Context: one part of a larger RNA
Molecule: small-subunit ribosomal RNA, central domain
Organism: Phyllostachys violascens
């Protein structure tokens, strides 16, 4: 609930593609649904109002009168919407020249460490902490120099920096392949925008099935510490972390700010790229467009603080909130191997 709001107070779906619906550029015809205007009918009576009367007043009665409207038929206007035909380039979207990039997906190749396993010197300790002890070591550890092998992770460049809906993405090097930006302006002619259901994709952790398993490490033993320690330290250590192939669908999934379009002072980095001037060129100045910072003016907001990448001003569409707790919980449904996940109350209490 014809009010009010969503950065922090309760609220923006993780994210995007898109049905249905809602909204929508310009010029000119026609139509006359909407929409405006006049008339007509109709919406009993009584009740409200308003105005005048009767009861000695009031209540209450009586008489006339509307106001606001609704619905039905007519007769008209044509400026908006809707519709109809017929057009335009400015939104959009095509083709054509450049360009930047850890975008995605798959194969190959690499080095440093780490670990384990071998061989050589060597000979007594290392390891760990505040101190310590478990631990490992005379069956040769540790420490050093050769070989071998395996998983995983990708120093430096590296940046306030780049790309992608978001999740995210970074040794190198191919192959296949989305998206983005500029630049001239060739083509289509509004083909847009948002999005209720629907669908894609969506860190970690978990989960099925098969592989792998250095290192790290839930859980477990084990040694400290303490009053105790089921913890912080320490010694070890299994799931998991890696791969393929489903499955789950949540995150403080965040800018805690939902998409789109137009407008509103500036300074001053930086990414990519177009023109111009000067110049052999490099630099350097100007200056357009896109994006990604910071400081900030008017506004605006409870401040805080945002402030051309808006929290300003405006319009379209979606989502959502409506006092704490109960409680995101019970039930019912759907989904899921589960785990749960999604929908989603009330008693009662304050």
């Nucleotide at each position: 609930u014809u009010g009010g709001g969503c950065g922090u107070a309760a609220a923006g779906c993780a994210u995007c593609u898109g049905u249905a619906g809602c909204u929508g550029g310009c010029u000119u015809u026609u139509c006359a649904a909407g929409u405006c205007c006049g008339u007509c009918g109709u919406c009993a009576a009584a009740u409200c109002c308003c105005a005048g009367g009767g009861c000695u007043u009031a209540a209450c009665c009586c008489u006339g009168g509307a106001c606001a409207g609704g619905c039905g038929g007519u007769g008209g206007a044509a400026a908006c919407u809707a519709a109809c035909a017929a057009g335009c380039u400015g939104g959009a979207g095509u083709a054509c020249g450049g360009u930047a990039g850890g975008g995605g997906c798959a194969g190959a190749g690499g080095g440093a460490a780490u670990u384990u396993c071998u061989g050589g010197u060597g000979g007594a300790g290392c390891g760990g902490u505040g101190a310590a002890a478990u631990g490992c070591a005379u069956u040769g550890a540790g420490a050093u120099c050769g070989g071998a092998a395996a998983g995983a992770a990708c120093a430096c460049c590296a940046a306030c920096g780049g790309c992608g809906a978001a999740a995210g993405c970074a040794c190198u090097c191919u192959g296949c392949u989305g998206g983005g930006c500029u630049g001239a302006c060739a083509c289509u002619g509004a083909c847009a925008c948002u999005g209720a259901g629907a669908g894609a994709c969506g860190a970690a952790a978990g989960u099925u099935a098969g592989g792998g398993g250095a290192g790290c490490a839930a859980a477990u033993g084990g040694g400290a510490c303490u009053a105790g320690a089921g913890a912080c330290c320490c010694c070890a250590g299994u799931a998991c972390u890696c791969c393929u192939a489903g499955u789950c669908g949540u995150a403080a999934a965040c800018g805690a700010u939902g998409g789109a379009u137009a407008c509103u002072a500036g300074g001053u980095g930086c990414u990519a790229u177009g023109c111009g001037a000067c110049u052999c060129g490099a630099c350097u100045c100007g200056u357009g467009c896109a994006g990604g910072g910071u400081u900030g003016u008017a506004g605006c907001u409870a401040a805080c603080g945002c402030g051309u990448u808006a929290a300003g001003u405006a319009u379209c569409c979606c989502g959502c909130c409506u006092a704490g707790g109960g409680a995101g919980u019970a039930c019912g449904u759907u989904c899921g191997c589960a785990a749960g996940a999604a929908u989603g109350a009330a008693a009662c209490u304050c």